[in-house]
RNA sequence: UCCCUCGUCGUCUAAUGGCAGGACGCGGCGCUCUGGACGCCGAGGUUGAGGUUCGAGUCCUUGCGAGGGAG
Numbered sequence: 001u002c003c004c005u006c007g008u009c010g011u012c013u014a015a016u017g018g019c020a021g022g023a024c025g026c027g028g029c030g031c032u033c034u035g036g037a038c039g040c041c042g043a044g045g046u047u048g049a050g051g052u053u054c055g056a057g058u059c060c061u062u063g064c065g066a067g068g069g070a071g
Stems, first nucleotide, its partner, number of pairs: 001070007010024004018054001026042005047063005
């Protein structure tokens, strides 16, 4: 320098172009003599910009970041 892949709650991981879900963790309550376990409830996310579309996490372009490959 060129090519490819990836980017979603704190972490891991889903989501045929049609309400962004789950687990762990976190907070509250219940249970318990206390804690843990268990049960219920809650907060919390799509890497930036632009485009296509009635509608984008998803498709296109480009930036940024990470990984891999070629020379």
Molecule: transfer RNA
Organism: Actinoplanes sp. KI2